[in-house]
Context: one part of a larger RNA
RNA sequence: GGAUGAACGCUGGCGGAAUGCUUAACACAUGCAAGUUGGACGGGAAGCUGUGUUUCCAGUGGCGGACGGGUGAGUAGUGUGUAAGAACCUGCCUUCGGGAGGGGAAUAACAACUAGAAAUGGUUGCUAAUAUCCCGUCGGCUGAGGAGUAAAAGGAAGGGGUAAUUCGCCAGAAGAGGGGCUUUCACCUGAUUAGCUAGUUGGUGAGGUAAUAGCUUACCAAGGCGACGAUCAGUAGCUGGUCCGAGAGGAUGAUCAGCCACACUGGGACUGAGACACGGCCCAGACUCCUACGGGAGGCAGCAGUGAGGAAUUUUCCGCAAUGGGCGAAAGCCUGACGGAGCAAUGCCGCGUGGGGGCGUAAGGCCCGUGGGUCAUGAACUUCUUUUCUCGGAGAAGAAGCAAUGACGGUAUCCGGGGAAUAAGCAUCGGCUAACUCUGUGCCAGCAGCCGCGGUAAGACAGAGGAUGCAAGCGUUAUCC
Numbered sequence: 001g002g003a004u005g006a007a008c009g010c011u012g013g014c015g016g017a018a019u020g021c022u023u024a025a026c027a028c029a030u031g032c033a034a035g036u037u038g039g040a041c042g043g044g045a046a047g048c049u050g051u052g053u054u055u056c057c058a059g060u061g062g063c064g065g066a067c068g069g070g071u072g073a074g075u076a077g078u079g080u081g082u083a084a085g086a087a088c089c090u091g092c093c094u095u096c097g098g099g100a101g102g103g104g105a106a107u108a109a110c111a112a113c114u115a116g117a118a119a120u121g122g123u124u125g126c127u128a129a130u131a132u133c134c135c136g137u138c139g140g141c142u143g144a145g146g147a148g149u150a151a152a153a154g155g156a157a158g159g160g161g162u163a164a165u166u167c168g169c170c171a172g173a174a175g176a177g178g179g180g181c182u183u184u185c186a187c188c189u190g191a192u193u194a195g196c197u198a199g200u201u202g203g204u205g206a207g208g209u210a211a212u213a214g215c216u217u218a219c220c221a222a223g224g225c226g227a228c229g230a231u232c233a234g235u236a237g238c239u240g241g242u243c244c245g246a247g248a249g250g251a252u253g254a255u256c257a258g259c260c261a262c263a264c265u266g267g268g269a270c271u272g273a274g275a276c277a278c279g280g281c282c283c284a285g286a287c288u289c290c291u292a293c294g295g296g297a298g299g300c301a302g303c304a305g306u307g308a309g310g311a312a313u314u315u316u317c318c319g320c321a322a323u324g325g326g327c328g329a330a331a332g333c334c335u336g337a338c339g340g341a342g343c344a345a346u347g348c349c350g351c352g353u354g355g356g357g358g359c360g361u362a363a364g365g366c367c368c369g370u371g372g373g374u375c376a377u378g379a380a381c382u383u384c385u386u387u388u389c390u391c392g393g394a395g396a397a398g399a400a401g402c403a404a405u406g407a408c409g410g411u412a413u414c415c416g417g418g419g420a421a422u423a424a425g426c427a428u429c430g431g432c433u434a435a436c437u438c439u440g441u442g443c444c445a446g447c448a449g450c451c452g453c454g455g456u457a458a459g460a461c462a463g464a465g466g467a468u469g470c471a472a473g474c475g476u477u478a479u480c481c
Stems, first nucleotide, its partner, number of pairs: 001481004006477005013351004018346001019344002021309001026307003030304003035063003040060002043057006070262003079187003083183003088179003093175004098170002101135004110125006137155001158167003188234003195225003200222008237259004241252004264285005287298004315341001317340003323337001324335004354384004364375004389418006398408001425470005430451003436465005446453002
């Protein structure tokens, strides 16, 4: 000098576009953050009516709750970056050519009875499906050396519409996008950590996985890693990037984007195309709450918000109008994603606090050699303008379209009226370093980044006048180059 997710002190007019718990991955009151589908299904309720329509609903079923959003605890390699690879999976989407025949048994809802304080159930009875089971079948898979034959496992579903047709279903072959796996190289510090390793390293058989593999297991061999730093310990999410620097390089990893990991702590699987699942389940633990003491309920590192911690970080706001996502044939519903508004000079950028003229150099302050000098064209005064301010009027784009649909918002913007009106501070002035005098103090009080000032004439302390530098900011502190 530059920089910051900054904080503190003094001060503070406006706009734009950004950013805002770096500390306790501490605990959380309350509300909301994931639903949708009646064109899969049997029912129930309410209307309109006057026997077929509309709307709504608990339940069964489907799809989605594996995305989106948060955080960085763990992790020094089951990670990231980069470049390759072979032994894999893939719902929804696209393409292609096929199939969709026959039958069965239940169950929730509901009803009756009943247990419990509640959470939640129990027994009996009835019922439907795109829920579920069996048989058949093109095809596909496994498979004994090949072929043939035989055998094992093994799939389907309908709904809407008068109809044209549309939305689906089953298996197969490809594609796209996504995901799993393997490998090369690179990625902090410590040797006051030198040896580490027994499923350990390799093989065979068996098991296992979507797939390769000591992934697991039995047996066999005795290997494997290591001063090019193994092992151990400490610290840490990684990257694109960001800051500094002429560069080399150093520091860093907020916001935005990619990957990873986590979801009260630890463990486990279920379902599913996909999870070992933030707002799913089970077990254990700590904590909190309810209880009729028998037993139950919960998880903000989602958005707001509260307490605590801290130098320190915002509203319990508006809207689904746009973009995107889920479901749905659609209308639409849901969406604290997102779009916006609010708060904060937290930083960046822009604008303003007026412009022209104006001498007897007025009053006043300060200095003085008492002549004067300076604040100072500065003010007053005169004239002009209206960014800003205020009042009135008009008023968007963003909405894609036949039409309708705007939270922001009567916002931005435009026109007219008014009147210089509403708007300047902060730090410094011994040298480094731009800017000087007076008064007070008297090694005191104090200053200070370094050198150093202060003990009676202090340009260094304190005040005043003046000056210098930045300016809606200016200084200080902290950190990095």
Small-subunit ribosomal RNA, 5' domain from Sciaphila densiflora, 481 nucleotides, folded computationally. The coordinates come from a structure-prediction model, not an experiment, and the mean pLDDT is 84. Taxonomically the source falls in Sciaphila (Eukaryota, Spermatophyta, Petrosaviidae, Triuridaceae).